This is a predicted structure of a 510-nucleotide part of an RNA (small-subunit ribosomal RNA, 5' domain) from an uncultured prokaryote.
RNAcentral holds the full RNA, with entries from ENA.

Context: one part of a larger RNA
RNA sequence: GGACGAACGCUGGCGGCGUGCCUAACACAUGCAAGUCGAGCGAGAUCCAUCCCGUAGCAAUACGGGUGAAGAUCGAGCGGCGAACGGGUGAGUAACACGUGAGAAACCUGCCCCGAAGACCGGGAUAACCCGAGGAAACUCGGGCUAAUACCGGAUACCCCCACCAGGUCGCAUGGCCAGGUGAGGAAAGGCUCCGGCGCUUUGGGAGGGUCUCGCGGCCUAUCAGCUAGUUGGUGAGGUAACGGCUCACCAAGGCAUCGACGGGUAGCUGGUCUGAGAGGACGAUCAGCCACACUGGGACUGAGACACGGCCCAGACUCCUACGGGAGGCAGCAGUGGGGAAUCUUGCGCAAUGGGCGAAAGCCUGACGCAGCAACGCCGCGUGGGGGAAGAAGGCUCUCGGGUCGUAAACCCCUUUCAGCAGGGACGAAAAUGACGGUACCUGCAGAAGAAGGACCGGCCAACUACGUGCCAGCAGCCGCGGUAAUACGUAGGGUCCGAGCGUUGUCC
Numbered sequence: 001g002g003a004c005g006a007a008c009g010c011u012g013g014c015g016g017c018g019u020g021c022c023u024a025a026c027a028c029a030u031g032c033a034a035g036u037c038g039a040g041c042g043a044g045a046u047c048c049a050u051c052c053c054g055u056a057g058c059a060a061u062a063c064g065g066g067u068g069a070a071g072a073u074c075g076a077g078c079g080g081c082g083a084a085c086g087g088g089u090g091a092g093u094a095a096c097a098c099g100u101g102a103g104a105a106a107c108c109u110g111c112c113c114c115g116a117a118g119a120c121c122g123g124g125a126u127a128a129c130c131c132g133a134g135g136a137a138a139c140u141c142g143g144g145c146u147a148a149u150a151c152c153g154g155a156u157a158c159c160c161c162c163a164c165c166a167g168g169u170c171g172c173a174u175g176g177c178c179a180g181g182u183g184a185g186g187a188a189a190g191g192c193u194c195c196g197g198c199g200c201u202u203u204g205g206g207a208g209g210g211u212c213u214c215g216c217g218g219c220c221u222a223u224c225a226g227c228u229a230g231u232u233g234g235u236g237a238g239g240u241a242a243c244g245g246c247u248c249a250c251c252a253a254g255g256c257a258u259c260g261a262c263g264g265g266u267a268g269c270u271g272g273u274c275u276g277a278g279a280g281g282a283c284g285a286u287c288a289g290c291c292a293c294a295c296u297g298g299g300a301c302u303g304a305g306a307c308a309c310g311g312c313c314c315a316g317a318c319u320c321c322u323a324c325g326g327g328a329g330g331c332a333g334c335a336g337u338g339g340g341g342a343a344u345c346u347u348g349c350g351c352a353a354u355g356g357g358c359g360a361a362a363g364c365c366u367g368a369c370g371c372a373g374c375a376a377c378g379c380c381g382c383g384u385g386g387g388g389g390a391a392g393a394a395g396g397c398u399c400u401c402g403g404g405u406c407g408u409a410a411a412c413c414c415c416u417u418u419c420a421g422c423a424g425g426g427a428c429g430a431a432a433a434u435g436a437c438g439g440u441a442c443c444u445g446c447a448g449a450a451g452a453a454g455g456a457c458c459g460g461c462c463a464a465c466u467a468c469g470u471g472c473c474a475g476c477a478g479c480c481g482c483g484g485u486a487a488u489a490c491g492u493a494g495g496g497u498c499c500g501a502g503c504g505u506u507g508u509c510c
Base pairs, nucleotide, nucleotide: 001510002509003508004507006506007505008504009503010502013382014381015380016379017378018377019375020374021340026338027337028336030335031334032333035081036080037079040078041077044074045073046072047071051066052065053064054063055062056061088293089292090291098217099216100215101214102213103212107210108209109208112206113205114204115203116202117201118200120154121153122152123151129144130143131142132141133140134139159186160185162183163182164181165180167178168177169176170175191198192197219265220264221263226256227255228254231253232252233251234250235249236248237247238246268290269289270288271287272283273282274281275280295316296315297314298313299312318329319328320327321326346372348371349370350369354368355366356365357364358363385415386414387413388412395406396405397404398403419451421446422445423444424443425442429437454499455498456497457496458495459480460479461478465494466493467492468491469490475482476481
């Protein structure tokens, strides 16, 4: 000098764009953050056309009661898809976690796209509901009825898979590819429909996604020098989507290490950010990619996908309810509270846009997101007026008492109106409809210099000097050093210098 997710002191007009718990991965009141589909299914509640009855009327009709197809709405249930995304955090991790390059040699893949083939015949339940029982509650149990795109059995098999037989071709090899035969095994919902479609099963390929393996790369410490028994390899078996000591039995005795094993400390990694002429050094907030975690530890279930933040089970700590028998909970989602701290925001508006889930759609949900609010926390832009105006008012300071200086500064005269204010108009963002932002941005008009300047410093480094007070006191200070009676270094004032809605201080990095 530059930089900052900063903090502190003094000060503070406006706008745009960003940013905002770095500490206690401390504990959390309250609300919201994941639902949706009636075009999969049965039942229920409400509304209602019609019809019937009653009353009034000559009648049309009106009112009341009942019935209630189709339809509409609603909350619960069975079923499907989603809930593994999106959002948060950085605790752990020195590791194939990340970055980069390579490999499928051993793989998986719901929804989506292209292709092939198919969907035949049957069956038994169960929730809801009704009845009964237990419990303070959470909830649970028994009996009875019922549906499905829920569940089960059988058939069929282009295809898939497994075993065996045998052929061609390629390859260094395990083997790969192509076509064939025999045998064993494996499907489905011919469902829904507004008749347009939407769905179901098996299978080949693709896209996108995921698992796995390897080379290389990126912290400190030798005041850590030896480490290792599933350890290293083999055979066989199990297991997995799949290779593999991944697991197990047996066998062998290996494997790693001064090119730093093992141990200890620290740490999420990267694109990048800051600095620097560069080489390099430091860092990894916001945004983006990957990883890990979800009160702490462990476990599996479901599923295409999890060992699952707002799922389940067990154990633990903590909090809450209880009728003491037993139950409930997990903000490192968005707001918000306490606490910690030098320190970090609103319990806001909206699904209008973008994106996501479900749905055929209408649409519903979405604290993702879009906006608004708070904070000079940062960067950028603008303003706080412009011109004229005395050999120079008053006043302050100083003085050699002549003067000098603040100083064209003010007053005064003439102008202007950015921004803020008031009034009127008024968008883009949205494809037909639909705008939270928002009567916002922007445009026009109105009034009046009107509402808008401070902070640090002035001994040298370093730009800017005098007076008074103080008297090694009070104090200053980044270093050198000032202060003990004329202090440009302390305090105050005048003046000056540098920045300016900021200016200084502290901390950290280059």

Annotation
Model confidence (mean pLDDT): 85 of 100.